This is a predicted structure of an 85-nucleotide RNA (c-di-GMP-I riboswitch aptamer) from Cytobacillus citreus.
[in-house]
């Protein structure tokens, strides 16, 4: 260096709930908490796929198009710490 079952051994993140802020919402930020996790690091014009609709603009009269936000702990794309059949 590639790859990778299994043992570790240092650690990491950190669901749900719930307090507090910040949002039309989706969702984020902290605290608490621990359900898991070999990538739960990163990445949203590099692909697929879930969510949300205040504003705008077209139709319209209550619903679509468009647009714009969001989610990586959904595939996924990339970069990595140990040990070592």
């Nucleotide at each position: 260096u590639c790859a990778u079952a299994u043992c570790a051994a240092a650690g990491g993140c950190a669901a749900a709930a719930u307090c507090a802020c910040u949002g039309a919402a989706a969702a984020g930020u902290g605290g608490u908490g621990g359900c898991g996790u070999a990538a739960a690091g990163c990445u949203a014009u590099a692909g697929g796929g879930g969510c949300c609709u205040c504003u705008a603009u077209c139709a319209a009269u209550c619903u679509g198009c468009a647009a714009g936000g969001c989610c990586a702990g959904c595939c996924a794309g990339u970069u990595g710490c140990c040990a070592u059949c």
Model confidence (mean pLDDT): 78 of 100.
NCBI's taxonomy places the organism under Bacteria, Bacilli, Caryophanales, Bacillaceae, Cytobacillus.